[in-house]
RNA sequence: UCUUGUCAAGGGCAAAUCUGUCGAAAGGCAGAGACGCAAAGCCACGGGCCUAAGGCCGGAGAUCUCUUCCAUAGAAAAGGAGUCACGGCUAUGGCAGCCGGGUUGCCAGA
Repeated sequence: UCUUGUCAAGGGCAAAUCUGUCGAAAGGCAGAGACGCAAAGCCACGGGCCUAAGGCCGGAGAUCUCUUCCAUAGAAAAGGAGUCACGGCUAUGGCAGCCGGGUUGCCAGA
C1' cells in the first nucleotide's frame, strides 16, 4: 500500500419505545434505552422510498356574492366570481440503520 473479516484485544455506534424541543409534515436535535451494526464514521452523486407547507388541477360538498328571468315583494331556476373543506399531482423539504457510489479510519491475518 492492497486485500480479507475466521479467532481475538481495546473499544465504538445506537433500532423500537418514552420524555423534552424544532418543524406544516416526513423527519431532526438532546436525555433515557439497546434491536442490531466491521464502517450503523462522513458526503444527497445515481437509483429508490417518505412527506405536501406552497403551487396547480378537479367535481355532484358547504358558505357567500353578482348577473339574468319573473315581479307588489320575494322564493325558485340558470350562469359567473370568491372563501372553506375534500380528492389528485408536484420538492424547493427529508431518509446515509434502503441499495449503489465517493471519501476517511481501529485491530488481526497474509

Model confidence (mean pLDDT): 81 of 100.
c-di-GMP-I riboswitch aptamer from a Limnochordales bacterium, 110 nucleotides, folded computationally.
Taxonomically the source falls in Limnochordales (Bacteria, Bacillati, Bacillota, Limnochordia).
Rfam family: c-di-GMP-I riboswitch aptamer. Rfam describes the family as follows. GEMM was predicted in a large-scale screen for bacterial structured RNA regulatory elements.